[in-house]
This is a predicted structure of a 75-nucleotide RNA (transfer RNA) from a Saprospiraceae bacterium.
Its Rfam family is "tRNA". From the family's description: Transfer RNA (tRNA) molecules are approximately 80 nucleotides in length. Its family is annotated with triplet codon-amino acid adaptor activity in the Gene Ontology.
The coordinates come from a structure-prediction model, not an experiment, and the mean pLDDT is 80.
């Protein structure tokens, strides 16, 4: 230097065009003498970052960042 494939909530992580769940944590609440377990409610996302295509982008296309894997080159 070229490919490829990856970034979504504090962690993990669905969703391949109609607008983001799920579990874990976290906050209240019942329960309990307490706490844990359970139950019930609830906040929490500029989907990496900037353009572009559409009516409409987490998706599709450029470009960059960054991680992880591969090929190449130089000694």
């Nucleotide at each position: 230097g070229c490919c490829u494939u990856a970034g979504u909530a504090g962690c993990u992580a669905a969703c391949u065009g109609g607008a983001a769940a799920c579990g874990c944590g976290c906050u209240u609440g019942a329960c309990u003498u307490a706490g844990g377990a359970u139950c019930a409610a609830g906040a929490g996302a500029u989907u990496g970052u900037g353009g572009g295509u559409u009516c409409g982008a987490a998706u599709c296309c450029c470009a960059c960042c960054u991680g992880a894997g591969g090929c190449a080159c130089c000694a």